Source information:
The prediction has a mean pLDDT of 81. Predicted 3D model of a 73-nucleotide RNA (transfer RNA) from Ensifer sp. M14. Taxonomically the source falls in Ensifer (Bacteria, Pseudomonadati, Pseudomonadota, Rhizobiaceae). The RNAcentral record of the sequence draws on Rfam. It matches the Rfam family "tRNA". From the family's description: Transfer RNA (tRNA) molecules are approximately 80 nucleotides in length.
[in-house]
RNA sequence: UGCAGGUUAGAGAAGUGGUCAUCUCGCUUGGCUCAUAACCAGAAGAUCGCAGGUUCGAAUCCUGCACCUGCAA
Repeated sequence: UGCAGGUUAGAGAAGUGGUCAUCUCGCUUGGCUCAUAACCAGAAGAUCGCAGGUUCGAAUCCUGCACCUGCAA
């Protein structure tokens, strides 16, 4: 320098244009228990890497940039 993949709650993942962005773990509140764990119920938490564009509508499509991984030179 070129090509490919990736960036989504605290962590790990899903989500191929449509009304509230989903799941597991964690955190937290309550229940259960003599108590803890387990179990049951609830709540909070991501303006989807950044900035533009297309569209009635974008996490999703397009462009640029940033960062991570790999391949090639």